Source information
Bacterial large signal recognition particle RNA from a Dehalococcoidia bacterium, 264 nucleotides, folded computationally. It matches the Rfam family "Bacterial large signal recognition particle RNA". From the family's description: The signal recognition particle (SRP) is a universally conserved ribonucleoprotein involved in the co-translational targeting of proteins to membranes. The model forms 95% of the base pairs in the Rfam consensus. The source organism's lineage runs through Bacteria, Bacillati, Chloroflexota and Dehalococcoidia. Its mean pLDDT, the model's own confidence on a scale to 100, is 78.
RNA sequence: UCGUGCUAGGCGGGGAGGUAGCGGUGCCCUGAACUCGCAAUCCGCUCUAGCGAGGCUUAAUUCCGACCAGAGGCCUGUUUGGUUCAACCUCUAGCGGUGAUUCUUAGCGUUGAGAGCUGGGUCCUACGCGGCGAAAGUCUGUGAACCCCGUCAGGUUCGGAAGAAAGCAGCGGUAAGCAGUGCCUUUCGGGUGCCGUAGGGUAACCUGGUUCGAGCUUUGGUCGUCGUUCAUGUUGCCCCAUCAGUUCGAAGAUAGGUGCACGG
Numbered sequence: 001u002c003g004u005g006c007u008a009g010g011c012g013g014g015g016a017g018g019u020a021g022c023g024g025u026g027c028c029c030u031g032a033a034c035u036c037g038c039a040a041u042c043c044g045c046u047c048u049a050g051c052g053a054g055g056c057u058u059a060a061u062u063c064c065g066a067c068c069a070g071a072g073g074c075c076u077g078u079u080u081g082g083u084u085c086a087a088c089c090u091c092u093a094g095c096g097g098u099g100a101u102u103c104u105u106a107g108c109g110u111u112g113a114g115a116g117c118u119g120g121g122u123c124c125u126a127c128g129c130g131g132c133g134a135a136a137g138u139c140u141g142u143g144a145a146c147c148c149c150g151u152c153a154g155g156u157u158c159g160g161a162a163g164a165a166a167g168c169a170g171c172g173g174u175a176a177g178c179a180g181u182g183c184c185u186u187u188c189g190g191g192u193g194c195c196g197u198a199g200g201g202u203a204a205c206c207u208g209g210u211u212c213g214a215g216c217u218u219u220g221g222u223c224g225u226c227g228u229u230c231a232u233g234u235u236g237c238c239c240c241a242u243c244a245g246u247u248c249g250a251a252g253a254u255a256g257g258u259g260c261a262c263g264g
Base pairs, nucleotide, nucleotide: 001264002263003262004261005260006259009057010056011055012030013029014028015027020046021045022044023043024042034054035053036052037051038050063257064256066254068252072248073247075245076244077243080241081240082239085236086235087234088233092231093229094228095227096226097225098224099223100222101221103220106217107216108215114212115211116210117209118208119207120206121205122204123200124199125198126197127196128195129193130192132189133188134187135186136185137184139180140179141178142177148173149172150171151170156165157164158163
């Protein structure tokens, strides 16, 4: 150094969690790396740390450790960003009101904006007048077989007669009642009236007179303020992502280390 045969070793690893601790089943990451049985209300073991049974490979690209490397995970954070949820109305925002303004739209204004003073009216009460409605009266007409009036033909009664008496019908008039026009009178009432007199009231509107003399109203903007809503706002927990730090750490890369026997 080569060949053959054995053996140690290897036939995945890691994170979190669980555990007194170690490993496994389960979850996750990486990777592609045997089989069967046990196992989270756990299974097995004891710093020697899965147990039991079987199979494959082999002394090196495969085993062992070191260094580099850094997928991924846990933890911390006074890093930054985001969603849900909750609370709140301090900021911002939405909605509404209000004030200011040298800005803005439209209009009015020296044929007088606006302000002040004053008179009157609209308003209330009382009285009066008129009108409307209702009722009654008056007026006209009609209207009583008899129990209303006047006159009473005929007829009746009394009388010797002259005459007298009562009195139906008719005629005339009238009462109760009915009808009519609504002129006139009285009473009552009112969502009655450019009405009159007196008193009251005056916030608002209209109007007359007078004084001062240039702004006033409105649509928006801006600013301020008040109220309201609760999100696009504020705050907070969890969660997600990012940043930083700590910790564990696979694959991979590099150079090394490492048996036995026989034979050439």